[in-house]
RNA sequence: GCCCAAGUAGCUUAGCCAGUGGAGCAUUCCCUUGGUAAGGGAAAGGUCGAGGGUGCGAAUCCCUCCUUGGGCU
Numbered sequence: 001g002c003c004c005a006a007g008u009a010g011c012u013u014a015g016c017c018a019g020u021g022g023a024g025c026a027u028u029c030c031c032u033u034g035g036u037a038a039g040g041g042a043a044a045g046g047u048c049g050a051g052g053g054u055g056c057g058a059a060u061c062c063c064u065c066c067u068u069g070g071g072c073u
Base pairs, nucleotide, nucleotide: 001072002071003070004069005068006067007066010025011024012023013022019056027043028042029041030040031039049065050064051063052062053061
């Protein structure tokens, strides 16, 4: 230099042939217990790596960058 993959909540990730972004763990509160753990219920937490484009509508499609990993020379 070229090619491929990944980037979504604090962490691990689903959704990715466009139509309100979910889950598990963690956090906070409540219930249960003599108390703790376990268990049950609820809440909060995302401008979906950045910028632009298309479109009624973009995490999703297109373009350019950034970061990480892998491959080729």

Transfer RNA from a Nanobdellota archaeon, 73 nucleotides, folded computationally. The source organism's lineage runs through Archaea, Nanobdellati and Nanobdellota. It matches the Rfam family "tRNA". The family's RNA type in Rfam is transfer RNA. Its mean pLDDT, the model's own confidence on a scale to 100, is 82.